Background:
Predicted 3D model of RNase P RNA and transfer RNA as a complex of 404 nucleotides. The coordinates come from a structure-prediction model, not an experiment, and the mean pLDDT is 78.
């Protein structure tokens, strides 16, 4: 300069105005208290300041945190992980290291335990398909018969040629695969792990309606994914009827980040204690216009919260490396 | 938000412990009839949603991805 491989960041800039959620300093307004235009509560309103999606918020694919059900039991079934070590709270995630497979490389993929513990399947085509068949065709020994040649007075031995038949060797042909097997993303075996349901968890006020009908139910309804057992309690389902309201979980605090240091090849982990952190709704905010610049700008949006993976994405930056080609 | 079924012909749906996939109805051609209809008779139709993988071989298996549909408030 071209081509690539890996990794990390960044997802238009700014200004100027209007609007929106959150939360809110204070002004004012109403009720209640009060003697009060004092304070104080609740309520409405205006509104300063201040903040306001993402790397995937997604798919709901895995693991946990929180909740309730025994502080999560037992035993069978059932499900999942799988090279070998290691790392997390924990995982299918990471890391590192082996073996196979792809690349010229840098490097990328791998569901990579066991088929000698049994069972199962292996269409079609093929002579045969998985404790076999043992076929066709050539070769070559062997055995029996025929007939010949030879020899002859007969037999026997020899020679070579037909035909069965047997043992070996060696081809052709079918298929993925031909005795050597593949298949555990078929059942199964081995080591490990695994209880369930999920914020519409749950837990607290409030409002109303009826005070009802039916089935089941202490001879155990129902929960605890299926079954047996234990543990829990008095209900649960189906029909009628009623509210479709509000507060907690719920967001400023921790399995956080950046720094240095140490240990480790690394993922990680210790310590140090410097620096940083601030959406949060319930019909659900995070947008619009103008002007300036540049490449003229993709995917796509929170709804308890994390950690992965996977998928979607217009470009741009920048670090390491690799291959080819020129120049010195 | 959560949870769960599905996707096979023009439509509605079987199929499958892996061997190349079908009913019905509709459609189309013939018979019948003057002419339809109903009735006999034949006949065709697939990216079994996509993409990967695993296997000799995939609609089944395994993972991913799109699309449909249903179900979960309280209160007694």
């Nucleotide at each position: 300069u071209g081509a690539g491989u890996a990794g990390a960041c960044u997802a238009g800039a700014c200004a100027g105005c209007c609007g929106c959620g959150c939360a809110g300093c204070g002004g004012c307004c109403a009720u209640a208290u009060g003697g009060a235009u004092a304070g104080u509560a609740u309520g409405g309103u205006c509104a300063a300041c201040g903040u306001g999606a993402g790397g995937a918020a997604a798919g709901u694919c895995c693991c946990c945190a929180c909740u309730c059900c025994a502080u999560a039991g037992a035993g069978c079934a059932g499900g999942g992980u799988a090279g070998c070590g290691g790392g997390u709270a924990a995982c299918a995630c990471c890391c590192g290291u082996c073996c196979g497979c792809c690349g010229c490389g840098a490097g990328g993929c791998g569901a990579g335990g066991a088929a000698u513990a049994g069972g199962g399947c292996c269409a079609c085509a093929g002579a045969g398909a998985c404790c076999a068949a043992g076929g066709c065709c050539g070769g070559c020994c062997g055995g029996c018969g025929c007939g010949g040649c030879a020899a002859c007075u007969u037999c026997a031995a020899g020679c070579g040629g037909c035909a069965c038949c047997g043992a070996c060797c060696g081809g052709a042909g079918u298929g993925a695969a031909a005795a050597g097997g593949g298949u555990a993303a078929c059942c199964u075996c081995u080591a490990c792990c695994c209880g369930g349901a999920g914020c519409a968890a749950g837990g607290c006020c409030a409002a109303g309606u009826g005070a009802g009908g039916g089935a089941c139910g202490g001879u155990g309804c129902g929960g605890u994914u299926g079954c047996u057992c234990g543990c829990u309690u008095a209900g649960u389902c189906c029909c009628a009827g009623g509210u479709a309201g509000g507060c907690c979980g719920c967001a400023a605090a921790g399995a956080g980040g950046c720094g240095c240091a140490g240990c480790g090849u690394a993922a990680c982990c210790u310590g140090c204690a410097g620096c940083c952190c601030a959406a949060g709704a319930u019909a659900g905010a995070u947008g619009g216009c103008u002007g300036u610049c540049c490449g003229c700008g993709a995917c796509a949006g929170a709804a308890u919260g994390g950690g992965g993976c996977u998928u979607a994405u217009c470009g741009g930056u920048c670090u390491a490396c690799u291959c080819a080609u020129c120049a010195a | 938000g959560c949870c769960g079924a599905g996707g096979u012909a023009g439509c509605u749906c079987a199929g499958u412990c892996g061997g190349u996939a079908g009913a019905g109805c509709a459609g189309c051609g013939g018979a019948c009839u003057g002419a339809a209809a109903a009735u006999c008779c034949g006949c065709g139709u697939g990216u079994c949603c996509c993409c990967a993988g695993u296997u000799c071989g995939a609609u089944u298996c395994u993972g991913g991805g799109c699309c449909u549909c249903g179900g979960c408030a309280c209160c007694a």
It holds a member of the Rfam family "Bacterial RNase P class A". It is annotated as a ribozyme.